A computed fold for a 443-nucleotide RNA from Candidatus Sulfotelmatobacter sp., annotated as Bacterial RNase P class A. Taxonomically the source falls in Candidatus Sulfotelmatobacter (Bacteria, Acidobacteriota, Terriglobales, Candidatus Korobacteraceae). A source record names the gene rnpB. Its Rfam family is "Bacterial RNase P class A". About the family: Ribonuclease P (RNase P) is a ubiquitous endoribonuclease, found in archaea, bacteria and eukarya as well as chloroplasts and mitochondria. RNAcentral holds the sequence, with entries from ENA.
RNA sequence: CAGCCGGACCGGACGGUCGCUCUCCACGCUUUCGGGCGUGGAGGGAGGAAAGUCCGAACUCCGCAGAGCAGUGUGCCGGAUAACGUCCGGGAGGGUGGAUUCAAGUCCGCUCGACGGAAAGUGCCACAGAAAACAUACCGCCUUGGCCUUCGCGGGCCGGGGUAAGGGUGAAAAGGUGCGGUAAGAGCGCACCGCCGCGGCAGUAAUGCAGCGGGCAGGGCAAACCCCACACGGAGCAAGACCAAAUAGGGAGGAAGUUCCGUCGUCGCCGCUGGUUCUUGUGAUGGCAAGAAUCCGCAGCGACGGCGGAACACGUGCCGGCUCGGUGCGUCAAACCUUCGGGUAGGUCGCUAGAGCCGCGCAGCGAUGUGCGGCCCAGAGGAAUGGCCGUCCAGCAGGAGCAAUCCCGCGGACAGAAUUCGGCUUACAGGUCCGGCUGCCAC
Numbered sequence: 001c002a003g004c005c006g007g008a009c010c011g012g013a014c015g016g017u018c019g020c021u022c023u024c025c026a027c028g029c030u031u032u033c034g035g036g037c038g039u040g041g042a043g044g045g046a047g048g049a050a051a052g053u054c055c056g057a058a059c060u061c062c063g064c065a066g067a068g069c070a071g072u073g074u075g076c077c078g079g080a081u082a083a084c085g086u087c088c089g090g091g092a093g094g095g096u097g098g099a100u101u102c103a104a105g106u107c108c109g110c111u112c113g114a115c116g117g118a119a120a121g122u123g124c125c126a127c128a129g130a131a132a133a134c135a136u137a138c139c140g141c142c143u144u145g146g147c148c149u150u151c152g153c154g155g156g157c158c159g160g161g162g163u164a165a166g167g168g169u170g171a172a173a174a175g176g177u178g179c180g181g182u183a184a185g186a187g188c189g190c191a192c193c194g195c196c197g198c199g200g201c202a203g204u205a206a207u208g209c210a211g212c213g214g215g216c217a218g219g220g221c222a223a224a225c226c227c228c229a230c231a232c233g234g235a236g237c238a239a240g241a242c243c244a245a246a247u248a249g250g251g252a253g254g255a256a257g258u259u260c261c262g263u264c265g266u267c268g269c270c271g272c273u274g275g276u277u278c279u280u281g282u283g284a285u286g287g288c289a290a291g292a293a294u295c296c297g298c299a300g301c302g303a304c305g306g307c308g309g310a311a312c313a314c315g316u317g318c319c320g321g322c323u324c325g326g327u328g329c330g331u332c333a334a335a336c337c338u339u340c341g342g343g344u345a346g347g348u349c350g351c352u353a354g355a356g357c358c359g360c361g362c363a364g365c366g367a368u369g370u371g372c373g374g375c376c377c378a379g380a381g382g383a384a385u386g387g388c389c390g391u392c393c394a395g396c397a398g399g400a401g402c403a404a405u406c407c408c409g410c411g412g413a414c415a416g417a418a419u420u421c422g423g424c425u426u427a428c429a430g431g432u433c434c435g436g437c438u439g440c441c442a443c
Base pairs, nucleotide, nucleotide: 001439002438003437004436005435006434007433008432009431010430012392013391014390015389016388017387018386020045021044022043023042024041025040026039027038028037029036030035047414051425052424054423055422056421057420058419059236060235061234062233071232072231073230074229075228076090077089078088079087080086091115093112094111095110096109097108098107099106100105116227117226121225122224123221124220125219138167139166140163141162142161143160144159145158146157147156148155149154175193176192177191178190179189180188194216195214196213197212198211200209201208202207240349241348242347243346250340251339252338253337254336257312258311259310260309261308262307263306264305265304266303267302268301269300271298272297274295275294276293277292278291279290280289281288282287313331314330315329316328317327318326319325320324356375357374358373359372360371361370362369363368393412395410396409398407399406400405
């Protein structure tokens, strides 16, 4: 100097001009006195992700006897934190680079992550392959029987046995490496590495270290069911709280009446005609006469009620030429008046001073905590934060020049608050700084 990786930070600058929103101040107009409108001035006005809404909380409302089951989530250990699936530190493991070893392995650096249990049970392991879990013999290797061939060594064909070293298949093949051993092989033996068991030491723990014993069982998958441990009510600022119009509807109360007529119904009284029954008289009987009870009908009177009408009075609405007139509705609960309560429109609060920001110090490896000092930094509600111009700064393209440089043009990513925080994830033109590794050049 270049490349790669990791981390932190910036996210065009200045000026002019025209606007938008919020707060404060002044003036003017208006007001139902709460306020509203207008003009002018001063001040504040997007982000590192404001995004996705994936986790965790604050806050609010609703729900809630206790326990179990189901369901969902989390999952090495320790710490941080209001909390977390986040962060920090550590452990074990995978990948990768380097060093070292005969090799396995070991050590160092970087990096990755749902990292409890596969020795409770069930299930699955495609394709390929001989075999995918009570192991297995396809090729190969060794050995052997028979036959053929050869002078012989040897070779071929058909069989038996041994063998997991070698080849081949596969994501994965039944501990690994080396030496010995063997007919060939094999934990068959030994050393080292790994594994299992036992107790010991170190560490808060995960775990590590060395020792003794055992030749070695128990393949993988739990982001398959499952087992274990722990945690878990729901909805979300359109949460929710307060004030509260018109209209419609609900509750309560107030409010003005009498007379007459017609008609109908019910009840009562009286009268008449008729029917039935009983009694009495007459009478042989039928019959006749009188009385009583009851029923039907008719007529009359009275009381109550319904409907209709008229008069005057009253209440109220509307209209007009408004001391009055006209007209409609009503007078025992409709209209009308008063009042109560709920909800809607609308308004106010929630709303931004907070797990806040900046600086310095202290504790801690760190996440983070803490002390002191300083600061106030958007709060809209169809939703402001923008447009234009000039000068410059990056960047890109073209031209001139040996070069430094000059001229001209283009031109600034992703995106955008909406109750508030802590995280994660995703998007992002260009640039700055720091650290690590590798390469090249110079000394």